[in-house]
RNA sequence: UACCGAUAAUAGCAAACUAUCUGUAAGGGUAGGGCGCAAAGCUACCGGUCCAGAGGGAAAAGCUGGACAGCGGGGUUGCCGAA
Numbered sequence: 001u002a003c004c005g006a007u008a009a010u011a012g013c014a015a016a017c018u019a020u021c022u023g024u025a026a027g028g029g030u031a032g033g034g035c036g037c038a039a040a041g042c043u044a045c046c047g048g049u050c051c052a053g054a055g056g057g058a059a060a061a062g063c064u065g066g067a068c069a070g071c072g073g074g075g076u077u078g079c080c081g082a083a
Stems, first nucleotide, its partner, number of pairs: 004081002012037002017032006035070001041076003045073003048068006
């Protein structure tokens, strides 16, 4: 330095649910909460999932716009150091 990741240390994040605000919706903000997390930091680049719209007799595919980084991968930054 790279991999790796402990019943180690220090710090951190925060699922469900509840309250409230916000968005047509998916979802998001704040507070409580704590299931979990060594990138559960950041990033929609690839795949995926979800929502809305146009179109269409209807549905699906496709299209347009949006959401999810705690679905997988990629990119990027970073704490600690037993085996």
Predicted 3D model of an 83-nucleotide RNA (c-di-GMP-I riboswitch aptamer) from a Nitrospirota bacterium.
NCBI's taxonomy places the organism under Bacteria, Pseudomonadati, Nitrospirota.